[in-house]
Formats: sequence, C1' cells, structure tokens
RNA sequence: GGAUGGGUACCCAAGCGGCCAAAGGGGAAGGACUUAAGAUCCUUUGGCAUAGGCCUCCGAGGGUUCGAAUCCCUUCCCAUCCA
Repeated sequence: GGAUGGGUACCCAAGCGGCCAAAGGGGAAGGACUUAAGAUCCUUUGGCAUAGGCCUCCGAGGGUUCGAAUCCCUUCCCAUCCA
C1' cells in the first nucleotide's frame, strides 16, 4: 500500500431504517433469605425528575430520510490475510 471484518452502556456482546436508552451475560447498587458472609432469588444500573415525561447517546465529522446504532461520504483506531 491492497482486501476483508470490526469500534454499541462500567466490561463483554446482540441489534443492521421506526416497535430502541438498545436483548443477554459479567460487574456494581439496593432488597429478600442468613447470626453473618457466600450461594440463590427479585429490582435497578446514560442524565434530569416523586411521577407522567424530557434531554442526550452507538469511534469522530458530515450527508440522505418524516425518522439513522442501522444507509452514503470522509476520517481515526483495532484484528486477520496479501504485497
């Protein structure tokens, strides 16, 4: 330099136009149980709010669209293969 695959929440990882603040697992917080801890079970886990709800988010920057994690362009980074 070329080809392919990838970058998503604290971590791993699914999701590939709307039903998504986004399955599942781990971790964490709270609760149940226990003398206590562990194991097990339940709830929560982007921000604000008592709540309804509002705001923001999928490496970064643009674009298409009524609507983008998802499609397009540019760019950065990672892995594998080729040179």
The RNA shown here (transfer RNA) has 83 nucleotides and comes from uncultured Methanobrevibacter sp. It was read from a public genome assembly. Rfam family: tRNA. The source organism's lineage runs through Archaea, Methanobacteriati, Methanobacteriota, Methanobacteriales and Methanobrevibacter.